[in-house]
RNA sequence: GGCGACGUAGCUCAACUGGUUAGAGCAUGUGGCUCAUAUCCACAGGGUUGGGGGUUCGAGUCCCUCCGUCGCCA
Numbered sequence: 001g002g003c004g005a006c007g008u009a010g011c012u013c014a015a016c017u018g019g020u021u022a023g024a025g026c027a028u029g030u031g032g033c034u035c036a037u038a039u040c041c042a043c044a045g046g047g048u049u050g051g052g053g054g055u056u057c058g059a060g061u062c063c064c065u066c067c068g069u070c071g072c073c074a
Stems, first nucleotide, its partner, number of pairs: 001073007010026004019057001028044005050066005
């Protein structure tokens, strides 16, 4: 340099062929339980869906471009 895959919460991942409020587990905080810790239970906080632009009534999802990560080839 060429080709391909990927980028969503702190981490690992969902989101059904575009559809209305983007969720789960773990982690974190608070409370409960306990002599205490852990486990367990409940609740809560946490998101510019990598950036920008476009299409559309509507975009995490489609298109263009840029950035980053990984793999293959040279």

Record summary: The RNA shown here (transfer RNA) has 74 nucleotides and comes from Caldimicrobium thiodismutans. Model confidence (mean pLDDT): 80 of 100.